A computed fold for a 72-nucleotide RNA from a Methanomicrobiales archaeon, annotated as transfer RNA.

[in-house]
RNA sequence: GGGCUGGUAGAUCAGUGGUAGAUCGCACGCUUGGCAUGCGUGAGGCCGCGGGUUCAAUUCCCGCCCAGUCCA
Numbered sequence: 001g002g003g004c005u006g007g008u009a010g011a012u013c014a015g016u017g018g019u020a021g022a023u024c025g026c027a028c029g030c031u032u033g034g035c036a037u038g039c040g041u042g043a044g045g046c047c048g049c050g051g052g053u054u055c056a057a058u059u060c061c062c063g064c065c066c067a068g069u070c071c072a
Stems, first nucleotide, its partner, number of pairs: 001071007010024004018055001026042005048064005
């Protein structure tokens, strides 16, 4: 330098055109004499960055950045 895969919540990952979800973690409540477990509620994300297409983009197209992998 080139090919491919990926970048979404604190963590691990879904979601692939129509106002973004799960599990764990975190906060609060219920339960207990107390803890753990269990149950419930909530907070937390402008989807790596910038453009384009579209009525509408996390999703499609282009460029760039970062990580992994392969080739040279």

The organism belongs to Methanomicrobiales, within Archaea. Its Rfam family is "tRNA". By type it is a transfer RNA. The prediction has a mean pLDDT of 83. The sequence is in RNAcentral, with records from ENA.